RNA sequence: GCGGCUUUCGUUCAAUGGUAGGAUUUGAGCUUCCCAAGCUUAAGAUGCGGGUUCAACUCCCGCAAGCCGCA
Numbered sequence: 001g002c003g004g005c006u007u008u009c010g011u012u013c014a015a016u017g018g019u020a021g022g023a024u025u026u027g028a029g030c031u032u033c034c035c036a037a038g039c040u041u042a043a044g045a046u047g048c049g050g051g052u053u054c055a056a057c058u059c060c061c062g063c064a065a066g067c068c069g070c071a
Base pairs, nucleotide, nucleotide: 001070002069003068004067005066006065007064010024011023012022013021018054025043026042027041028040029039030038047063048062049061050060051059
């Protein structure tokens, strides 16, 4: 230098163009003599900038970061 892949709550993993979800974590409550466990409830995310579309995590372009391969 060229090609490919990945980027989503604090962490991890989903999501066939149509309300971004699960687990874990955290806060509150219930339960318990206390702790742990359990139950209920709440909070929290699409790397950045554009484009297409009635509608974009999803399709297209560029940028950034990481990984792999080739030279």
RNAcentral holds the sequence, with entries from ENA. Transfer RNA from a Nanobdellota archaeon, 71 nucleotides, folded computationally. The coordinates come from a structure-prediction model, not an experiment, and the mean pLDDT is 82. Taxonomically the source falls in Nanobdellota (Archaea, Nanobdellati). It matches the Rfam family "tRNA". The family's RNA type in Rfam is transfer RNA.